[in-house]
RNA sequence: AACUUAUCCAGAAAGACCGAGGGAAUGGCCCUACGACGUCUUAGCAACCUGUACCACUUUGGUAAAAGGUGCUAAAUCCUGCUCCUGUAAUUAAUGGAGAAAGAUAAGCA
Numbered sequence: 001a002a003c004u005u006a007u008c009c010a011g012a013a014a015g016a017c018c019g020a021g022g023g024a025a026u027g028g029c030c031c032u033a034c035g036a037c038g039u040c041u042u043a044g045c046a047a048c049c050u051g052u053a054c055c056a057c058u059u060u061g062g063u064a065a066a067a068g069g070u071g072c073u074a075a076a077u078c079c080u081g082c083u084c085c086u087g088u089a090a091u092u093a094a095u096g097g098a099g100a101a102a103g104a105u106a107a108g109c110a
Base pairs, nucleotide, nucleotide: 003108004107005106006105007104008103013042014041015040016039017038021031022030023029027079028078043073044072045071048069049068050067052064053063054062055061056060077102082099083098084097085096
């Protein structure tokens, strides 16, 4: 890398360095020399895993806190893309709904 499971409309930024693109891909729409993206430091958010406390409990579940391992801190995974439904006098349209795919993260597996 691959595979399995779960989650993805909540939440949380300052400083320093660097210097031109960045937001995965398509089409949009945004961010960006008032310095984005990235790196580092510090801070924070969250509660997936380990551990802790309490409650119930046979396996286990719930609540709390946040010590450790990850993760995250523009916009819903920024929206969209594929299928079905809705919708139209009609259509491959708008709108709305459901699902899939892809992606991200965690835990597991090998």
A computed fold for a 110-nucleotide RNA from Mucilaginibacter achroorhodeus, annotated as SAM riboswitch aptamer (S box leader). The sequence was found by an Rfam model in a public genome assembly. Its mean pLDDT, the model's own confidence on a scale to 100, is 82.